[in-house]
Context: one part of a larger RNA
RNA sequence: UCAUGGUUAAGGAACUCGGCAAAUUGGCUCUGUAACUUCGGGAAAAAGAGCGCUCCGUGCAAACGGAGCCGCAGUGAAAAGAUCCAGGCAACUGUUUAACAAAAACACAUGGCUUUGCAAAAUCGAAAGAUGAAGUAUAAGGCCUGACACCUGCCCGGUGCUGGAAGGUUAAGAGGAGAGGUUAGUAGUAAUACGAAGCUUUGAAUUGAAGCCCCAGUAAACGGCGGCCGUAACUAUAACGGUCCUAAGGUAGCGAAAUUCCUUGUCGGGUAAGUUCCGACCUGCACGAAUGGUGUAAUGAUCUGGAUACUGUCUCAACCAUGAGCUCU
Repeated sequence: UCAUGGUUAAGGAACUCGGCAAAUUGGCUCUGUAACUUCGGGAAAAAGAGCGCUCCGUGCAAACGGAGCCGCAGUGAAAAGAUCCAGGCAACUGUUUAACAAAAACACAUGGCUUUGCAAAAUCGAAAGAUGAAGUAUAAGGCCUGACACCUGCCCGGUGCUGGAAGGUUAAGAGGAGAGGUUAGUAGUAAUACGAAGCUUUGAAUUGAAGCCCCAGUAAACGGCGGCCGUAACUAUAACGGUCCUAAGGUAGCGAAAUUCCUUGUCGGGUAAGUUCCGACCUGCACGAAUGGUGUAAUGAUCUGGAUACUGUCUCAACCAUGAGCUCU
């Protein structure tokens, strides 16, 4: 000097990103116990008191009652919740990154949409076959949401899905107008020209399904949910009006928020002093309704702010013990 323990005057979080770490609390019996609440909880809430030994009485005993005794101290050592207030998130118990993340992430009960009539859909496999299921729509698969309470607005123009079939487009195939090649032959002195049948190379019209175009439906499907200008008898603001655009222009609720850039917004509270926190306001850069919205008791090794108690976290350090370090071997 380091590590691990122990003690500490006065103060008591002044330390620090942050009470990290440590300290406090701790068992049993009795008393007592708030807001809130889904009436179950919250709750061991909080806050208090007692606990040893001897004798006597009651009692089967445990234990209770009475009288007394000792110590600084009686669950005499050890073992054994710190508590409260407010807020965010997630309802909860559970699960997870084996070895840097345990969470607000995943799951969940609940709700919804959708597919599937059984040789089911879906999945694996080349097939046989298997799972689904020795099940049968109160079932099975996919997707989303995520207890509960109150709710879940508008848009089908785009993309997707479902349905429709009149018209347009459209493949192979069918079809075969026409065109080319070849040449028995004919004409010609010849060069060459024409050229039936057959074979062959092509090939127009016409016909031809789904799909797409088209017509509807559908948002708890993917998704989307405006701008400018004027106006009231102080000012300010605009219930009101005009205009452009759109498929429709954000409803309820919430809002500087896990979302707010400007921003330490403004006001109030808490502090002597508060970029954090709580309550409001609304000017929402860029909340918003099952990509769920807003609340919410209980729960949480969750995150944030505050308070009491407590303490070597600190003012500010000191001492002790053990083991290393160091020296010798």
This is a predicted structure of a 329-nucleotide part of an RNA (large-subunit ribosomal RNA, domain IV) from a Bacteroidota bacterium. The organism belongs to Bacteroidota, within Bacteria. The sequence was found in a public genome assembly.